RNA sequence: GCCGAUUAAGUCCAAUGGUAGGACGCCAGACUUGUAAUCUGGAGAUAGGUGGUUCGAUUCCAUCGGUCGGCU
Repeated sequence: GCCGAUUAAGUCCAAUGGUAGGACGCCAGACUUGUAAUCUGGAGAUAGGUGGUUCGAUUCCAUCGGUCGGCU
């Protein structure tokens, strides 16, 4: 320099063009002599930025940035 993939709650991931779910983690309560485990409840992301398409974008397209990989 060229090519490709990826970019979502603290972490790892799902989903769908119609205002985003799960597991773990976190907080509170129950239980326990006390932890842990278990059970119950709760909080937390408008989705990397900017544009475009659309009635409507997390989803499709472009570009920029980040991360990872490959080639020379």